[in-house]
Context: one part of a larger RNA
RNA sequence: CUGGGUGUAAAGGGAGCGUAGACGGAAUGGCAAGUCUGAUGUGAAAGGCCGGGGCUCAACCCCGGGACUGCAUUGGAAACUGUCAAUCUAGAGUACCGGAGGGGUAAGUGGAAUUCCUAGUGUAGCGGUGAAAUGCGUAGAUAUUAGGAGGAACACCAGUGGCGAAGGCGGCUUUCUGGACGAUGACUGACGUUGAGGCUCGAAAGCGUGGGGAGCAAACAGGAUUAGAUACCCUGGUAGUCCACGCCGUAAACGAUGAAUCAUAGGUUCGGGGUGGGCAAAGCCAUUCGGUGCGGCAGCAAACGCAAUAAGUAUUCCACCUGGGGAGUACGUUCGCAAGAAUGAAACUC
Repeated sequence: CUGGGUGUAAAGGGAGCGUAGACGGAAUGGCAAGUCUGAUGUGAAAGGCCGGGGCUCAACCCCGGGACUGCAUUGGAAACUGUCAAUCUAGAGUACCGGAGGGGUAAGUGGAAUUCCUAGUGUAGCGGUGAAAUGCGUAGAUAUUAGGAGGAACACCAGUGGCGAAGGCGGCUUUCUGGACGAUGACUGACGUUGAGGCUCGAAAGCGUGGGGAGCAAACAGGAUUAGAUACCCUGGUAGUCCACGCCGUAAACGAUGAAUCAUAGGUUCGGGGUGGGCAAAGCCAUUCGGUGCGGCAGCAAACGCAAUAAGUAUUCCACCUGGGGAGUACGUUCGCAAGAAUGAAACUC
C1' cells in the first nucleotide's frame, strides 16, 4: 500500500460557508469518449508453458503449438457511464398566509441584594471557627431607621422545556435583523450532496490601549492546623472578572458518536403547527408534519450498550487511526506583541 477500522480499546477535524474535485432524480432522441464485439497489422529471437524428438538417461539441444492478457488502424452494437438537444416534477429553491422561540445586534429602563458615604436611635461588643486567633469596635462598631453613590448579576416563572452551526443564549421595553417550522401547492425546473486547500465564527484564561471597579478573587500578607503545611479552614487583598476597540484560536470545544440521503415493530413524555370527530370549550379522542426525551423488538456489538435522534441495513463525500514509551517532544516552516498555537519526526528502549 491493500485490508480492516474510528461511542468507551489507536482513530470524527471545535463549528459553519464554500472553491477545485468526487458523486448525483424521471422520461425521449442523437453522438460514440469510456464499455462490448469482429477483422487487419504489430507484439524480434532466445527463455518460460504444453506436445513430440536427438545425445544410453538427465542436464543440454532440436521441431511444432499456444501464449505474449498490449498497442495502432478499421467495421459494427447502444443497455450503462459520458456528452449534446429538447422535456418533466417526486430532490432543491422561491412566493403568499400563519403561529412558536433566553437566536443575534444596539439603545433605554426596573426592583431585590451586597458594599461604601451622610444623618438619627443605641451600647459593648461584632465577626469568624471543629475550636480559636488574626481582623473590626468607646475616635461609638455590630444591630436598626432614613437618604444618597456606584458596579455587577437578573430570585420566583424554570422544566429530562425553548432557540442557535458550534461556542453559546435568561429582568423588562424598543430598534435593526438571521434561521427553523406548519399550511397552500402558485412559480423555477436537478439549480443537488459532500467538500482537499481557502475564508469566517469560536467558552474560559491570557495579551495590547483606554475606561470602570460593588461583590468575588489567582498572586501576596497575616491568623490557625500540623512533625512540617509554600495547602485544605479563617481575616484581609492585587491582577482579573465588567465596558469599548484590537489580538489570541485553545478545552473532557463531549452525544468522547463527521455531513447528507432511502427504506426498517409496537409503546410512552414534553414542547411547536395542521386536519377531522358531537357543537362552543382552556378539555378529550383520532390522525398528520417537524422537534425533544424515555423504554423496547429485529439487527448489531468484545462487552457495556445502541436501537426511526442507530452504534442496525445500504449509498455518496470528507477527516482520521495502524503496539507502549521517547512525544504532541526536537528540528524546520507558517502564524502571534508575547504567552504560545499549527504542522510534526528520529535515535534509543520495552
Notes:
Model confidence (mean pLDDT): 87 of 100. A computed fold for a 350-nucleotide part of an RNA from an uncultured bacterium, annotated as small-subunit ribosomal RNA, central domain. RNAcentral holds the full RNA, with entries from ENA, Greengenes and SILVA. It matches the Rfam family "Bacterial small subunit ribosomal RNA".